[in-house]
Formats: sequence, C1' cells, structure tokens
RNA sequence: UAUUUAAUCAGGCAAAUUUACUGAAAAGUAAAGACGCAAAGCCAAAGGGUCUAACACAUGAAUUGUAGGACAUGUCAUGACAGCCGGUUACCGAG
Repeated sequence: UAUUUAAUCAGGCAAAUUUACUGAAAAGUAAAGACGCAAAGCCAAAGGGUCUAACACAUGAAUUGUAGGACAUGUCAUGACAGCCGGUUACCGAG
C1' cells in the first nucleotide's frame, strides 16, 4: 500500500418502551433502557424507496346581503427517515 471480518483484545453505537421538551404531523433532542449493529460513522443536494400533509390547490357541505374565515374529503414536500436500498470515509485485531 492492497485485501479481509472466522476467532480474539480495546473502544463504539443503541430498537421497542418510559419521562421531559420541540413540531401541524411524520419525526427529532436529552435522560433511562438494550432489540440488535463491523460502518447502526457521515450524506436526504448522485439516485431509488418509505412516512407525514402544515401551507397551497381542487371538490363538497354549511353559513351569509356579499366577501372572507372555520369544517369534511382528495392532491401536493418545500417537512422527515441513512436501523430500507444506495453513495462515501474509516478504528482495533488477524492473515
């Protein structure tokens, strides 16, 4: 320098759930917790996929002198997820 993750050493992360806070929601942050993880490090601006639907738009119903607001349904990411695939970088040990 390239390759590799059988075993072992050191070190690391933390699902569900609970509490508090933020958010319209999805979800996130902190603490407790440990299902698991060899990239469960980083990237949501390579790309695919998934979740949510505030705003906006459409339709409906209702109300009203008219307009507007509020209500119901649908569409929509500019909001999220890297512990879905993917991209990218890398520690300890061994051969």